[in-house]
RNA sequence: GGGAGGUUAGCACAACGGUCAGGGCAGUUGCCUUAUAAGCGACAGACGCGGGUUCGACCCCCGCACCUCCCA
Numbered sequence: 001g002g003g004a005g006g007u008u009a010g011c012a013c014a015a016c017g018g019u020c021a022g023g024g025c026a027g028u029u030g031c032c033u034u035a036u037a038a039g040c041g042a043c044a045g046a047c048g049c050g051g052g053u054u055c056g057a058c059c060c061c062c063g064c065a066c067c068u069c070c071c072a
Stems, first nucleotide, its partner, number of pairs: 001071007010025002013022001018055001027043005048064005
């Protein structure tokens, strides 16, 4: 330099172009317990950045940044 895949919460992952972006672990809190753990309930927390298409974009298109792999 060329090609492919990826970037969503602290971590690991979902999400036919449509109404509140969802689940697990972790966190906070309440119940339970003598207490802790486990269990049950509740809460908080995220779409890499900038444009474009569209009535509407996490999703499609373009550029940039970063990560992984392949080629040179």
Molecule: transfer RNA
Organism: Olsenella sp.